Predicted 3D model of a 531-nucleotide part of an RNA (large-subunit ribosomal RNA, domain I) from Lacinutrix himadriensis. The source organism's lineage runs through Bacteria, Pseudomonadati, Bacteroidota, Flavobacteriaceae and Lacinutrix. Model confidence (mean pLDDT): 83 of 100.
[in-house]
Context: one part of a larger RNA
RNA sequence: AGCGUAUGGGGAAUGCCUUGGCUCUCAGAGGCGAUGAAGGACGUGAUAAGCUGCGAAAAGCUACGGGGAUUGGCACAUACAAAUUGAUCCGUAGAUAUCCGAAUGGGGCAACCCACUAUAUUGAAGAUAUAGUAUCCGAAAGGAAGCAAACCCGGAGAACUGAAACAUCUAAGUACCCGGAGGAGAAGAAAACAAAAGUGAUUCCGAUAGUAGCGGCGAGCGAAAUUGGAUUAGCCCAAACCAGUAAUGUUACGGCAUUGCUGGGGUUGUAGGACCACGACAUUAGAAGCAUGAUGAAUUAGAAUUGUUUGGAAAGACAAGCCAAAGACGGUGAUAGCCCGGUAUAAGUAAAGAAUGUGGAUAUAGUGGUAUCCUGAGUAGUGCGGGACACGAGUAAUCCUGUGUGAAUCAGUCGGGACCAUCCGAUAAGGCUAAAUACUCCUGAGAGACCGAUAGUGAACUAGUACCGUGAGGGAAAGGUGAAAAGAACCCUGAAUAAGGGAGUGAAAUAGAUCCUGAAACCAUACGCUU
Numbered sequence: 001a002g003c004g005u006a007u008g009g010g011g012a013a014u015g016c017c018u019u020g021g022c023u024c025u026c027a028g029a030g031g032c033g034a035u036g037a038a039g040g041a042c043g044u045g046a047u048a049a050g051c052u053g054c055g056a057a058a059a060g061c062u063a064c065g066g067g068g069a070u071u072g073g074c075a076c077a078u079a080c081a082a083a084u085u086g087a088u089c090c091g092u093a094g095a096u097a098u099c100c101g102a103a104u105g106g107g108g109c110a111a112c113c114c115a116c117u118a119u120a121u122u123g124a125a126g127a128u129a130u131a132g133u134a135u136c137c138g139a140a141a142g143g144a145a146g147c148a149a150a151c152c153c154g155g156a157g158a159a160c161u162g163a164a165a166c167a168u169c170u171a172a173g174u175a176c177c178c179g180g181a182g183g184a185g186a187a188g189a190a191a192a193c194a195a196a197a198g199u200g201a202u203u204c205c206g207a208u209a210g211u212a213g214c215g216g217c218g219a220g221c222g223a224a225a226u227u228g229g230a231u232u233a234g235c236c237c238a239a240a241c242c243a244g245u246a247a248u249g250u251u252a253c254g255g256c257a258u259u260g261c262u263g264g265g266g267u268u269g270u271a272g273g274a275c276c277a278c279g280a281c282a283u284u285a286g287a288a289g290c291a292u293g294a295u296g297a298a299u300u301a302g303a304a305u306u307g308u309u310u311g312g313a314a315a316g317a318c319a320a321g322c323c324a325a326a327g328a329c330g331g332u333g334a335u336a337g338c339c340c341g342g343u344a345u346a347a348g349u350a351a352a353g354a355a356u357g358u359g360g361a362u363a364u365a366g367u368g369g370u371a372u373c374c375u376g377a378g379u380a381g382u383g384c385g386g387g388a389c390a391c392g393a394g395u396a397a398u399c400c401u402g403u404g405u406g407a408a409u410c411a412g413u414c415g416g417g418a419c420c421a422u423c424c425g426a427u428a429a430g431g432c433u434a435a436a437u438a439c440u441c442c443u444g445a446g447a448g449a450c451c452g453a454u455a456g457u458g459a460a461c462u463a464g465u466a467c468c469g470u471g472a473g474g475g476a477a478a479g480g481u482g483a484a485a486a487g488a489a490c491c492c493u494g495a496a497u498a499a500g501g502g503a504g505u506g507a508a509a510u511a512g513a514u515c516c517u518g519a520a521a522c523c524a525u526a527c528g529c530u531u
Base pairs, nucleotide, nucleotide: 001530002529003528004527005526006525007524008523009522015516016480017479020451021450022448023447024446025445026444027443028442029440030439031147032146039100040099041098042055043054044053046078047077050074051073061094062093063092064091065090066089070082071081072080105114106113107112115133116132117131118130119129120128135144136143137142151182152180153179154178155177162169166216192199193198203230204229205228206227207226213221214220234432235431236430237376241264242263243262244261245260246259247258248257249256250255269410271375272374273373274372275369276368277367278366284363285362289358290357291356292355295352299347300346301345305320306319307318308317309316321338322337323327329341330340331339381405382404383403384402385401386400387399388398391417412427413426414425415424416423467474468473487515490502491501492500493499
């Protein structure tokens, strides 16, 4: 020096664990805000840096209800206090709630500065206190604004990419941006489909079907009828006509006409309504209020086990029992139905309140006739230019529209994928509408062939913290003594409040706070072998 063995150091893997996550299910809730939100700044404790709570009434105040012995948050120390005259704690309802922030008296480099008006205090000035003083809409009453995870509707709208290049095309009406609404939103009661037979608003799911089609017929895009289900619900205006009223015009002052407003009437396609005639007060639904009142916060009751043995410890083993509308789960010194909390079940009440009864506001209808009147106009259609439809201008219907043009009026009009005829279907140019559907910032209960500290959220811990960046923004590491602190009195070495050795605790201290287990690299010591 190398190799080997042993014992340590070092190191943190591995194993075990779980306070935290992830993904769902069922139910709830689906908003908060000028009565000042979300989010912050600064304060607030006996001692108090951080987190949590709270707001100058400041880890809290009041009332009521619950509860029944400890309590002064995380947080383990000392001191001092509170509490059976019922504290702490839990629930409900209140009070207080600095400053900033939509921020709203004006300003401003957020958490700051400076005002005005009224009242009070003063003889006066100044200062102080309380209240008010922004903008927009509205006649007023009153309302709006700002924030918020996704879902929804509308406006505006890319590129990377794919086409193995690239321009039509694709990505995609996606991302991003803007506006708006609700617990859902949108859509919605046929100017619809269909096809010689019929269906009967919308929405969602399965099939139709990767079909018919579209497509530099490339890449790709991609229906519908019909059918099986979920859920079901239908209605109201405008107009004709009648009445009232106001203004205007006109008048032979009796009125008449036009326009506007209000009320009645009326609402559809086998056309309907007005109008005329007949008949009649039917039928059905049902608001406010009142009564009863399931349910409903904190909460309460809630069965049944002992012995021996191993062990530090019994819930283990052995033996013999018991309960069960309770053998879910968690804890307890190892694995507990019967030790503890609970669980099944039962009870309970404030606010609130399903449902039922009562009540009766209010809404709702028929038959026949056909002369006249009404049935949504710068609309439908159409030229040009775009867009949406699975459909890229194509044979291109249908829908929307920028621009120009521009009908008909029920003997009407539109559609049935160019167009025409026949036939069939529907009745545009006004509006409302629950359910089935989408989502989860949030609350409760539960589940997992999900993770187990380099995993699972970035975050199991003072985490969007420390730290980095002018800023937008980026963004960590970091869990485990023990059953219980019993956290090592006392002694010794030492300069020592370092460190260590004894002693003591403990089942264990090679569990000693750099604390469960404690691999490898690397280092050291002892011994052996080889040179």